[in-house]
RNA sequence: AAAGAAGGAUGUGUGAUCGCUGGUAUUUUUUACCAGAGGAAAGUCCGAGCACCACUAGGAAAAGUGCCUGUUAAUUGCAGGGCAGGGUGACCUGACGGAAAGUGCAACAGAAAAUAAACCUCCAUUUUAUGGGAAGGGUGAAAAGGUAAGGUAAGAGCUUACCACUUGUUUGGUAACAAAUAAGGUAUGGUAAACCCCACUUGGUGCAAGGCUAAAUAGGGGAAUGUUAAUCCUAGAUAGUUCCCGGGUAAGCUGCAUGAACUAAUUGGUGACAAUUAGUCAAGAUGGAUGAUCACAUCUAUUUAAUUUGUUAAUAGAACAGAACUCGGCUUAUAGUCUUUCUUUUACC
Numbered sequence: 001a002a003a004g005a006a007g008g009a010u011g012u013g014u015g016a017u018c019g020c021u022g023g024u025a026u027u028u029u030u031u032a033c034c035a036g037a038g039g040a041a042a043g044u045c046c047g048a049g050c051a052c053c054a055c056u057a058g059g060a061a062a063a064g065u066g067c068c069u070g071u072u073a074a075u076u077g078c079a080g081g082g083c084a085g086g087g088u089g090a091c092c093u094g095a096c097g098g099a100a101a102g103u104g105c106a107a108c109a110g111a112a113a114a115u116a117a118a119c120c121u122c123c124a125u126u127u128u129a130u131g132g133g134a135a136g137g138g139u140g141a142a143a144a145g146g147u148a149a150g151g152u153a154a155g156a157g158c159u160u161a162c163c164a165c166u167u168g169u170u171u172g173g174u175a176a177c178a179a180a181u182a183a184g185g186u187a188u189g190g191u192a193a194a195c196c197c198c199a200c201u202u203g204g205u206g207c208a209a210g211g212c213u214a215a216a217u218a219g220g221g222g223a224a225u226g227u228u229a230a231u232c233c234u235a236g237a238u239a240g241u242u243c244c245c246g247g248g249u250a251a252g253c254u255g256c257a258u259g260a261a262c263u264a265a266u267u268g269g270u271g272a273c274a275a276u277u278a279g280u281c282a283a284g285a286u287g288g289a290u291g292a293u294c295a296c297a298u299c300u301a302u303u304u305a306a307u308u309u310g311u312u313a314a315u316a317g318a319a320c321a322g323a324a325c326u327c328g329g330c331u332u333a334u335a336g337u338c339u340u341u342c343u344u345u346u347a348c349c
Base pairs, nucleotide, nucleotide: 001345002344003343004342005341006340007339008338009337010336012297013296014295015294016293017292018291020036021035022034023033024032025031038320042331043330045329046328047327048326049325050206051205052204053203055236056235057234058233059232060231062202063201064200065199066198067081068080069079070078071077082096083094084093085092086091097197098196102195103194104191105190119137120136122132123131124130125129145163146162147161148160149159150158164186165184166183167182168181169180170179171178172177210254211253212252213251220245221244222243223242224241225240261280262279263278264277265276266275267274268273298318299317300316301315302314303313305312306311
């Protein structure tokens, strides 16, 4: 200097005038002060808090997760590791339990696709027929472990050596696993984001939840029951309870923001994170507030410009995008600017 990998920050600023919402104080009605949309508020994918669905216990169905260890309120999240794959590398990805419990599937091609094999080639003989064999070739995503040597009529783990595989032992590690070593000729395989088996976990609905006040009408009609009221079943307890059709009302208040909260420091930890101390209170609308105008500045780009090459002037532009019960994650969108660490290549010292 070039090309890459993994992160982080910011995402216009200041002033003036006018306006909107909430709060506090004051109040003749007005005045003063404070605060006012995000890193994703988006998607509604996951988890939870909270509320309701009559109570308690057990079971079934159904659904989800799937290497190990931690972390958290919890999770399919996050952190660290193991193994496998990709990359020269920094790093990235993983839907990563079980195929000897069973069932299913693999079109076509091919001789044959799992109770699996002989089309061509090879060998032998009584020679066109029979027998041996699966080493070579072909088909295919996949065809009876791989390489080499010996052996054989020709061949084959048939034998040997080294890999691979199965089982055992020892060592290291909390563990997943790794290394070493011994024995065994050992493959009738693949596929579970096919059904299934195993282990663990799990009710449903959702602020349009729910509660209160007011108002209105037709307690009008029907059915069931000693549990029908959370999908089903069983047991216990309780006295009223449940369902359907029809009619009326639909206004206001609350839920509504003090939280698994945020900021900083210290300590522990590789880290996610945890503990302690101190400080802070930072939107609460409901046809839905959080804005508009002006001026200057900042950043970026351009030039029919100028120039002392430092800059100046002019013009244009400044991303994705708006809270609606709350929180923790994941995913997606994002102009421009700044910044940290690491890898590879080239040149010079």
A computed fold for a 349-nucleotide RNA from a Dehalococcoidia bacterium, annotated as Bacterial RNase P class A. Rfam family: Bacterial RNase P class A. It is annotated as a ribozyme.